[in-house]
Context: one part of a larger RNA
RNA sequence: CGCAGGCAAGGGAAUUCAGCAAACUGGCCCCGUAACUUUGGGAGAUGGGGUCCCUGUGAAGGUGGUCCUUGAGGCUGCUUUCGCAGGGUGCAAUGACUAGGGGGGUCCGACUGUUUAACAAAAACAUAGCUGGCUGCAAGCCCGAAAGGGUUAGUACAGCCGGCGACGCCUGCCCAGUGCCAGUACCUGAAAUCCGGGUUCAACCGGACCAAGGGCUGGUAAACGGCGGAGGUAACCGUAACCUUCUUAAGCAAGCGCAAUGCCUUGCCGAUUAAUUGUCGGCUUUGCGAACGGCGUAACGAGACCCCCGCUGUCCCUGCUGCGGACCCC
Repeated sequence: CGCAGGCAAGGGAAUUCAGCAAACUGGCCCCGUAACUUUGGGAGAUGGGGUCCCUGUGAAGGUGGUCCUUGAGGCUGCUUUCGCAGGGUGCAAUGACUAGGGGGGUCCGACUGUUUAACAAAAACAUAGCUGGCUGCAAGCCCGAAAGGGUUAGUACAGCCGGCGACGCCUGCCCAGUGCCAGUACCUGAAAUCCGGGUUCAACCGGACCAAGGGCUGGUAAACGGCGGAGGUAACCGUAACCUUCUUAAGCAAGCGCAAUGCCUUGCCGAUUAAUUGUCGGCUUUGCGAACGGCGUAACGAGACCCCCGCUGUCCCUGCUGCGGACCCC
C1' cells in the first nucleotide's frame, strides 16, 4: 500500500451534494396493530413476548399386547404433534449458516410490465379505460409498376389510423385564420369536342360547351390552433361587485399556482432548526389552465426531495488486528 477482511472507549451524521458506504433489523410461533382507503388494502404496519436442555404433567392423533362385565370399556407398551408447570447452563439457545431497519410528509407516474445489448431503468414507452376519424366488404388501411398478398378464411360488439392515459370531480368560450366535411341557382375554370376565322393542307386566332379545383353558402376544436387594453367608482385607507370607452373570431369561466412551470427570488407569513438559498402549509396580480387534458387520489415505485426514531469508524480521530505484497535483515 492492497482487500466484496475483522474489532473499537466516549460521542452518534458533527461527515457529505446526499447517511454514499457500513451498521442496526432479520427465520418461525404468539400477542397486537394508526391515519387514510377505490373496503381489496394499508399489514410483516408500528410495537411487544417466546425460541436450548432436564423433570413432572395434560391433550389430540397413529399403532401393538392383554382382560372379560363386549364397551364411547379396563389395564399396559411404542410412537407423532401440541400445550402447561417446575428446574438447569452459558455473555448469548433461529447460539454457526441462512435471514426486512422502521416511521412521517411532498412531487411525478395510477398499477404488473417495457427501454438506450456495452455510461441513462426514469417522471420516458406501454397499459386497461376515455375519445375523434375512415370503412357495408370487389370496404377501409398496408405491401406490390402488375399479377397477387396481409388485415382475414375476419364483417361495424369488426378492422384500420390518431389523441388522451386507472379511478373520482370535470373538460368552459372562439369556426375570423389554416385544415377537413357537406352543399352550390350563379361566377371562374385546361385540353379534347363543336361553330366561325385563317391556311394549298396546317400551325394559329375567336366563340360555344365545360371536370376536378377555386369563388360562394354552411358545418366542424377530445381538428391545427386562439382565449385583450384604457379610464373611473363604495362613509378611514385599501380594494372594486358596478360604470364608461377602444377593440376581437372569442377575450382564460372551473381548478391550481414562487410550482419538475416565477425573471425579480433566499418573494411575504407560518411550521420545522440554536442557526435552513432546504422542506411542508398558507398568500398570490399577469403564472399554469382543462383529452399537446385540468385538479384530486388509496395502492404500487432499485423514481426525485425533506424530516424523525433506531443504528453505526461517515465523522471527532484515529488505533489495533488478519491475509497478500512492497520494503528491511538473514